A computed fold for a 129-nucleotide RNA from a marine sediment metagenome, annotated as SAM riboswitch aptamer (S box leader).
């Protein structure tokens, strides 16, 4: 660098002592012990597979074999066990408030801050390659 996922799921013990949550803002979590390391346990199905399973194509009487795809499995190789990647960051829709200014100062309209929805990105993260 390409791709694919990122709303779901799963934590106790020992060492260790003060920071974690990438980054910045926010919010949070931490002496009822953080980060990191050790053991055991789980979760999940990306690789991956031992299936008298299924489908489809291949062949083809028919099995078989051979691709691919589901379904199924969890030995192995990752990875992962607060909060949706915790939330926002950058674009784009429509919507609310509040403030000024414009309007027979009437309907209603501009612009700014601000809130929260909804797409699409970007940054991460993790695997195959």
């Nucleotide at each position: 660098c390409u791709c694919a996922u990122c709303g779901a799921g799963a934590g106790a013990g020992g060492c260790g002592g003060a920071g974690g949550g990438a980054c910045c803002g926010g919010c949070c979590c931490g002496a009822a012990g953080a980060a990191g390391c050790c053991u055991c346990g789980g979760c999940a199905a990306c690789c991956c597979u031992u299936g008298u399973c299924c489908u489809u194509g291949u062949a083809g009487a028919u099995c078989a074999u051979c691709a691919a795809g589901g379904c199924g499995g969890a030995a192995g190789g990752u990875g992962c066990c607060a909060a949706c990647u915790c939330c926002g960051g950058c674009a784009g829709a429509a919507g609310g408030u509040u403030a000024u200014a414009c309007g027979g100062c009437g309907a209603g309209c501009a612009u700014a801050a601000c809130c929260g929805u909804c797409u699409g990105g970007a940054a991460g993260a993790u695997g195959a390659g």